[in-house]
Molecule: c-di-GMP-I riboswitch aptamer
Organism: Thiobacillus denitrificans
RNA sequence: UUCCAACAAAGGCACACCGACGCGAAAGCGCGGGCCGCAAAGCUUCCGGCCUAACGGCCUGAUUCUUCUGGAUCAGGUCCACGGCAGCGGGGCUGCUGGA
Numbered sequence: 001u002u003c004c005a006a007c008a009a010a011g012g013c014a015c016a017c018c019g020a021c022g023c024g025a026a027a028g029c030g031c032g033g034g035c036c037g038c039a040a041a042g043c044u045u046c047c048g049g050c051c052u053a054a055c056g057g058c059c060u061g062a063u064u065c066u067u068c069u070g071g072a073u074c075a076g077g078u079c080c081a082c083g084g085c086a087g088c089g090g091g092g093c094u095g096c097u098g099g100a
Stems, first nucleotide, its partner, number of pairs: 002100004012038002017033003021030003036087001042093003046090003049085003056079010
C1' cells in the first nucleotide's frame, strides 16, 4: 500500500419506539431517552432509486367582481424539487484492530 473480516481486544454508532422539547407545509431533521442491528450504520447527494409537495403549472367546483368571458378568493384533484432519505444501492474521501 492492496485485499479479506475468521479469532480476539479497545472502542464507536444508534432501528423501531417514547418525550407536557425544538425546527419544518410535509417528508424529515435536531436534542434527550432507548438499543434492532452495523466493519465504515464515519463524512460526502456525484449517479440511480425512494419519500414529501410548500411555492408554482394545469383541470374541476363554489362564491364574488366585471369593461362579459376575463379577474379575485376558497376547496378538491393532478403534475413538479428548489425540500429530504447516507440505516436503499453505487461512487468519492477518511479511519481502528487482526489476518494474508